[in-house]
Molecule: SAM riboswitch aptamer (S box leader)
Organism: Fictibacillus gelatini DSM 15865
RNA sequence: AACUUAUCAAGAGAGAGGGAGGGACUGGCCCAAUGAACUCUCGGCAACAGACUGCAUUUGAAGAACUGUGCCAAUUCCUGCAAGCGAGAGCUUGAUAGAUAAGGA
Numbered sequence: 001a002a003c004u005u006a007u008c009a010a011g012a013g014a015g016a017g018g019g020a021g022g023g024a025c026u027g028g029c030c031c032a033a034u035g036a037a038c039u040c041u042c043g044g045c046a047a048c049a050g051a052c053u054g055c056a057u058u059u060g061a062a063g064a065a066c067u068g069u070g071c072c073a074a075u076u077c078c079u080g081c082a083a084g085c086g087a088g089a090g091c092u093u094g095a096u097a098g099a100u101a102a103g104g105a
Stems, first nucleotide, its partner, number of pairs: 003103006013042005021031003025080001027078002043072003048068003052063002055060001076097001081094005
């Protein structure tokens, strides 16, 4: 880097350094000198995997948050492709793409 499976409408930020970008990409629309990316410290959210607790029973639901990850503006910010609806603006659904976890080679 590619493949498989699951999830993506909820949730959760301060300080120090840094010094102009960031929100994957496209087109929008936003965030940012009242300080972007990035790094560090502390804190928090969630519960995917492992471990744990008690049920029920070999696998299911629940709890909890020790370990490995992940995340902490906006629905994955909206959108790209297709179908349906609509006079239109647009709306709905499903793909695609992306992100995260786990797995196998």